Predicted 3D model of a 74-nucleotide RNA (transfer RNA) from a Clostridiales bacterium. Rfam family: tRNA. By type it is a transfer RNA.
Parts: sequence; C1' cells; structure tokens
RNA sequence: CCGCCCGUGGCGCAGCUGGAUAGCGCAAUGGAUUCCGAUUCCAGAGGUCGGGGGUUCAAAUCCCUCCGGGCGGG
Repeated sequence: CCGCCCGUGGCGCAGCUGGAUAGCGCAAUGGAUUCCGAUUCCAGAGGUCGGGGGUUCAAAUCCCUCCGGGCGGG
C1' cells in the first nucleotide's frame, strides 16, 4: 500500500430479503429464601446499534467517508 471480516447496554453475542416497543445470556442492583452466606426464584433498571454524511415515507440493516480491532497478500 491492497483485499476481506468485525465494531449493538459493564462483558459475550443475535437481529433473515429495510418497517415489531432493538432481543438473549452473564454480570451489577433491589427483593424472597437462609442464623449469615452460596445456590435457587422474582423484579425492575441499563443501549440514540463506533463517529459523520447520504438514499428512503421509514435505516442496526443499503451507499460514501473517517476512526478502532482482527486476518491475509505485497
């Protein structure tokens, strides 16, 4: 320098061919259980989907660009 892949709550991921209130697990928090813990159960909270533009009636999803990470090639 070139190509490909990835970037979604604290962590790990899902999200098909654009339309649903963006879901799942773990963690954390509150509660129940217990003598106290662990375990188990219940509950609610937490995300403007890496940044910025564009297309569209509508974008996590498509296009462009930038940033970060990984892999391969020279």
The organism belongs to Eubacteriales, within Bacteria. It was read from a public genome assembly.